[in-house]
Context: one part of a larger RNA
RNA sequence: UACUGGCGGCGGCUUACACAUGCAAGUCGAGCGGUAACAGGGGAAGCUUGCUUCCCGCUGACGAGCGGCGGACGGGUGAGUAAUGCUUAGGAAUCUGCCCAGUAGUGGGGGAUAGCCCGGGGAAACCCGGAUUAAUACCGCAUACGUCCUACGGGAGAAAGCAGGGGAUCUUCGGACCUUGCGCUAUUGGAUGAGCCUAAGUCGGAUUAGCUAGUUGGUGGGGUAAAGGCCUACCAAGGCGACGAUCCGUAGCUGGUCUGAGAGGAUGAUCAGCCACAUCGGGACUGAGACACGGCCCGAACUCCUACGGGAGGCAGCAGUGGGGAAUAUUGGACAAUGGGGGCAACCCUGAUCCAGCCAUGCCGCGUGUGUGAAGAAGGCUUUCGGGUUGUAAAGCACUUUCAGUAGGGAGGAAAACCUUAUGGUUAAUACCCAUGAGGCUUGACGUUACCUACAGAAGAAGCACCGGCUAACUCCGUGCCAGCAGCCGCGGUAAUACGGAGGGUGCAAGCGUUAAUC
Numbered sequence: 001u002a003c004u005g006g007c008g009g010c011g012g013c014u015u016a017c018a019c020a021u022g023c024a025a026g027u028c029g030a031g032c033g034g035u036a037a038c039a040g041g042g043g044a045a046g047c048u049u050g051c052u053u054c055c056c057g058c059u060g061a062c063g064a065g066c067g068g069c070g071g072a073c074g075g076g077u078g079a080g081u082a083a084u085g086c087u088u089a090g091g092a093a094u095c096u097g098c099c100c101a102g103u104a105g106u107g108g109g110g111g112a113u114a115g116c117c118c119g120g121g122g123a124a125a126c127c128c129g130g131a132u133u134a135a136u137a138c139c140g141c142a143u144a145c146g147u148c149c150u151a152c153g154g155g156a157g158a159a160a161g162c163a164g165g166g167g168a169u170c171u172u173c174g175g176a177c178c179u180u181g182c183g184c185u186a187u188u189g190g191a192u193g194a195g196c197c198u199a200a201g202u203c204g205g206a207u208u209a210g211c212u213a214g215u216u217g218g219u220g221g222g223g224u225a226a227a228g229g230c231c232u233a234c235c236a237a238g239g240c241g242a243c244g245a246u247c248c249g250u251a252g253c254u255g256g257u258c259u260g261a262g263a264g265g266a267u268g269a270u271c272a273g274c275c276a277c278a279u280c281g282g283g284a285c286u287g288a289g290a291c292a293c294g295g296c297c298c299g300a301a302c303u304c305c306u307a308c309g310g311g312a313g314g315c316a317g318c319a320g321u322g323g324g325g326a327a328u329a330u331u332g333g334a335c336a337a338u339g340g341g342g343g344c345a346a347c348c349c350u351g352a353u354c355c356a357g358c359c360a361u362g363c364c365g366c367g368u369g370u371g372u373g374a375a376g377a378a379g380g381c382u383u384u385c386g387g388g389u390u391g392u393a394a395a396g397c398a399c400u401u402u403c404a405g406u407a408g409g410g411a412g413g414a415a416a417a418c419c420u421u422a423u424g425g426u427u428a429a430u431a432c433c434c435a436u437g438a439g440g441c442u443u444g445a446c447g448u449u450a451c452c453u454a455c456a457g458a459a460g461a462a463g464c465a466c467c468g469g470c471u472a473a474c475u476c477c478g479u480g481c482c483a484g485c486a487g488c489c490g491c492g493g494u495a496a497u498a499c500g501g502a503g504g505g506u507g508c509a510a511g512c513g514u515u516a517a518u519c
């Protein structure tokens, strides 16, 4: 791509072209000051006596804001890269948030700032000034078991609180105090993750033969978490190369995949590991970790808004659009499960994921009936006119009902969390909290689930290519080197098993044939 098309399960690839719209990274009120919205409660006013308005953060909660953790994972793509990559095997000069185990602490102060309020500028994005305020934000002081520096005399450096419960004692009635949990600080070890170095392997071209100046090595200095020309000053003149340097072209690499008896050859979709990239180019900031896809700054191209002064954006996330193309899907559902982030938790978020939709694109399975039925019916085709064949095929008779349809039932994916309670631990404590057990109450997107039962009726379900040889399968008619066929050999010029049609046959089958590619 031609023709055809019943069902189910599993699995799925173009121009790194430009992108409308929606969603894809948030969460914590048990860090903080608070109260914009909603609900409850309380108060006041008005009256229409049950409604309207206003006030109070008192409570549940919570917009915006400060703060913490996470936005470095997960997801996408293959542009670049022939080696700063990947694979295998080693190595020493390193860091590592959260997690696990150990040790020692968690004392006492201070000044700000957002928000709120007031004022101003601007079309907007947003910005400026004043006043005031909090913290697990920020900064000193004290202390220092480990730790770091050291000229071995000494020197340096921390922290933060919050929540639950409570018998004495104190109390300004807030609490102190005790205890439990979560945190916080310093440090040791581990685990995990990451950075670095070495060796070997890793496409084609010699119609690319020389390449190199921080270049190769040393010393001093700097820099990094860390070795190192990584950087810098000076000194030496080295270093690589026909075992292919340099240059050019092509290309993400691997486990694997396809093929093959193997050796090999080709390939790198899905799944898994590593790398690189995020409109193009450059840069750093923050941070345990980035030089950061949905962060920042600068430059460039493009698009959009504008009051012309200035601003905004980045789908190679999931859908979707235009374009390109031979060609590849829904602007779907749910967080029920698994996993991730935040949180004490409840829970919230999650286009990861799990599902559904579309598509015969592939693989696998099933069905489109079964048995009987010779008068070998009719019809078709053929004939030597006797017949032969289609062909037990059909009809007829007797059955069955998978799948699809209709109706009903119905697992598993669900274990937790939560509540009650028992035992043990912790503790001054029979509070709280934690662990284990018992009982209770629930949680399903898929879903009209899988599966089962009933009902009706053979009822709804077969095509495509080929039949000269290779190569399984043959006759008739038409045509007459024409029309045409053809993978190769080759068929066709009046008896064509090779063209076209028919009957018959062969092969595969919800597919089949062609084209293209590879082995």
Stems, first nucleotide, its partner, number of pairs: 001513001003511001006366005012359001017322003021319003026069003031066002034062002038060003041056007076277003085202007094194002099190008107141001109139002117130005147156003161182006169176002203249003210240003215237008252274004256267004279300005302313004330356001332355003338352001339350004369399004379390004403460001405455005413446001418440008463508005468489003474503005484491002
Molecule: small-subunit ribosomal RNA, 5' domain
Organism: Marinobacter nauticus